The RNA shown here (Glycine riboswitch aptamer) has 81 nucleotides. It was read from a public genome assembly, where an Rfam model found it. The prediction has a mean pLDDT of 75. Rfam family: Glycine riboswitch aptamer. Rfam links the family to the GO term glycine biosynthetic process. Rfam's curators write: This family represents the bacterial glycine riboswitch.

[in-house]
RNA sequence: AUGAUGGAACCGGGAGAGACUGCGUAUGCAGCGCCGAAGGGGCAGGCAAAAACUCUCAGGCAAAAGGACCGGUUCCGGACG
Numbered sequence: 001a002u003g004a005u006g007g008a009a010c011c012g013g014g015a016g017a018g019a020c021u022g023c024g025u026a027u028g029c030a031g032c033g034c035c036g037a038a039g040g041g042g043c044a045g046g047c048a049a050a051a052a053c054u055c056u057c058a059g060g061c062a063a064a065a066g067g068a069c070c071g072g073u074u075c076c077g078g079a080c081g
Stems, first nucleotide, its partner, number of pairs: 006076008018032001020031004033061003039057001040055003
């Protein structure tokens, strides 16, 4: 089995926070301020596991990109029954 949990690809949605200052032309370096939704740490205890809380290491603060998470399609897989 009219296919659970889970996984992959694609599509759609998807927040916050200086296009700050200096060097002077490079998506760079430095300084100050800030955000919380990749990832990571804490909370987290006898053992195992856990948040959208918390820290801000990493990341980010025009647009683009990224983006937790949500929805859809297809596929993989095969639990209960």